Small-subunit ribosomal RNA, 5' domain from an uncultured prokaryote, 528 nucleotides, folded computationally. RNAcentral holds the full RNA, with entries from ENA. The coordinates come from a structure-prediction model, not an experiment, and the mean pLDDT is 85.

[in-house]
Context: one part of a larger RNA
């Protein structure tokens, strides 16, 4: 000094911290959605419109019906590679540092140049049919920012330099004239699409140098070391593979064992050192165990999918479902470690134009003296040196100004009321630049209005009342501050080391006094 445990005791508060064991199993609940301004649609909800019935004359009811708000499930786009947990693996280019080059990179910015004109599908629904179920399987319709092709190519890819390939989607919001089949074409403004160029993030990869113990491990290697040529890959490379040479590595410790997640850092100490890597922050690896590859910019993917295995659960024995090392919570291990909480107010994050939605991240709140840091548990005065208690030479001493008594104060805890900050933005008016055919829309700035707080009975202030609700653990033989009196008699016991006790124990038990610490005091444990 500590992520601590045990024992005794225990008033508040703020700040941290909280399974260091079983990478042991997991009941229930949540923890990734979102977007109707891609897109057909209407399973629900609400609302108008329309028919009808009821009748208490304007509401009940029932039908119809995508027309507006919406929106179940299905198409489609992006995010599920983030954030959130762990430390089994790993002695390695895994980390930490300085360095490279042969490379990728959704969303963001900045440039250029483009968004023509067609085509056929497939869910959803509908109708069969198989199954306990999960779930499948024919058969018909249909849209799309899903999919195909055709044009077109500044730059972009191949290229033997002749050439040759290759893109795209559209939606929303407003509109003066023209047109119209009255849907819109046309114009414009956002937001998108496609092609490239650059940056910026990120990401993969190559290299020196450092990175635990053991020689009671001395020799190891066949893709092994290096070529050449293909092949793979976003990219270098024995990553692969085919031929060729026979190397490569080791006493400056290879290989084999055993052990570990690594690092800014953390305790330590005067510093060299030495130990440790909990919460915080960066890399890395895992995700029931073992393998695998699809999508995709990005994954070999915690809450996707496939096969295998153990184990659990359902089953109509044919088949199926599952994966808390998210967050809470069981059980079990264990000395030992929280709530089956609140909210999206705030920070950030997905997704959307926005509005909002979603968020067990986060931001509170609950427990736990677990640690630090503060505060309190009364101030003053008071000698008859009071009772009571120990101890005594029996005179006294001591406890001890300590109580009592008298006189203030009320911190924090009650109880009442006041009442900040954390909240700035969206959203409306208005003005004024931009944009534009536009004084519509849209975007920036500025004013001015205006709402939104979980915590929270917030903090903080201010009243009332009353000392009134708030002290104890050790430990006194020497090391080490701090002694007597009984009881006991190598007995009960103490003890960290010396070593106490055998009849006068300052060492054991108690009782009074006394030392130290103090809401903590001791004692294991573990390191300096």
């Nucleotide at each position: 000094u500590u992520g601590a445990a045990c024992g005794c005791u225990g008033g508040c508060g703020g700040u941290a911290u909280g399974c260091u064991u079983a990478a042991c199993a997991c009941a229930u609940g949540c923890a990734a959605g979102u977007c109707g301004a891609a897109c057909g649609g209407c399973a629900g909800c609400a609302u108008a419109a329309g028919a009808g019935a009821g009748c208490u004359u304007g509401c009940c009811u029932u039908c119809c019906a995508g027309g507006c708000g919406u929106c179940g499930a299905g198409u489609g786009g992006c995010g599920g590679a983030c954030g959130g947990g762990u430390g089994a693996g790993u002695a390695a280019c895994g980390c930490g540092u300085a360095g490279g080059a042969a490379u990728c990179u959704g969303c963001c910015u900045a440039g250029u140049a483009g968004u023509g004109g067609g085509g056929g599908a497939c869910a959803a629904c509908u109708c069969g049919g198989a199954g306990a179920a999960a779930u499948c399987c024919g058969a018909g319709c249909u849209a799309a920012u899903a999919c195909c092709g055709c044009a077109u190519a500044c730059g972009c890819c191949c290229u033997a330099c002749g050439g040759g390939g290759g893109a795209a989607a559209g939606c929303a919001g407003g509109g003066g004239a023209u047109c119209u089949u009255c849907g819109g074409a046309c114009c414009u403004u956002g937001c998108g699409c496609u092609a490239u160029u650059a940056g910026a993030u990120g990401a993969g990869c190559c290299u020196g140098c450092g990175u635990u113990g053991g020689a009671u491990u001395a020799g190891c290697u066949a893709g092994u070391u290096g070529g050449u040529a293909a092949g793979g890959u976003a990219a270098u490379g024995g990553c692969u593979u085919a031929c060729c040479a026979a190397g490569g590595c080791g006493a400056c410790g290879a290989u084999c064992c055993a052990u570990a997640g690594c690092u800014g850092g953390u305790c330590u100490g005067a510093g060299a050192g030495g130990a440790c890597g909990a919460u915080c922050a960066g890399c890395c690896a895992c995700a029931c165990u073992g393998g695998g590859a699809c999508u995709g910019a990005g994954a070999c993917a915690c809450g996707g999918c496939c096969c295998a295995g153990a184990c659990u659960c359902c089953u109509a024995c044919g088949g199926g479902a599952g994966g808390c090392a998210g967050c809470a919570g069981u059980g079990g291990g264990g000395a030992a470690u929280a709530u089956u909480g609140g909210a999206c107010a705030a920070u950030g994050g997905g997704c959307g134009c926005a509005a909002c939605c979603c968020u067990g991240a986060u931001c509170c709140a609950g427990c736990a003296a677990u640690a630090c840091c503060g505060c309190g548990u009364g101030u003053g005065u008071g000698a008859a040196g009071a009772a009571g208690g120990c101890c005594u030479u029996a005179g006294g001493g001591u406890u001890g100004u300590a109580a009592a008594g008298c006189a203030c104060u009320u911190u924090c805890a009650g109880c009442a009321g006041u009442g900040a900050a954390g909240a700035a933005a969206a959203g409306c008016u208005c003005a004024a630049g931009g944009u534009u055919a536009a004084u519509a829309c849209c975007c920036u700035u500025g004013a001015g209005u205006g709402u939104u707080g979980a915590c929270g009975u917030u903090a903080a202030c201010u009243g009332c009342a009353c000392a009134a609700g708030a002290a104890g653990c050790a430990c006194c033989g020497g090391c080490u501050a701090a002694c007597u009196c009984c009881g006991u008699g190598c007995c009960a016991g103490c003890a960290g080391c010396c070593g106490c006790g055998g009849u006068a124990a300052u060492a054991c038990g108690g009782g009074g006094g006394g030392u130290g610490c103090a809401a903590g005091c001791g004692u294991u444990a573990a390191u300096c």